Transfer RNA from uncultured Lactobacillus sp., 71 nucleotides, folded computationally. It matches the Rfam family "tRNA". Its family is annotated with triplet codon-amino acid adaptor activity in the Gene Ontology.
RNA sequence: GCGAGUAUAGUUUAAUGGUAGAACAUCAGCUUCCCAAGCUGACGAUGCGGGUUCGAUUCACGCUACUCGCU
Repeated sequence: GCGAGUAUAGUUUAAUGGUAGAACAUCAGCUUCCCAAGCUGACGAUGCGGGUUCGAUUCACGCUACUCGCU
């Protein structure tokens, strides 16, 4: 330099165009003599910018970051 892939919550991930779910973690409550474990609840996310569409995590383009391959 060329090509391919990935980007969703603090972490691991689901969602193939129609209100973004879950687990762990964190916080609060219950339980316990205390801690841990357990139960209930809360909090919190689509990398960035245009485009297409009635509607975009999803489709297309560009950028950024990371990974892989070729040279």
The sequence was found in a public genome assembly.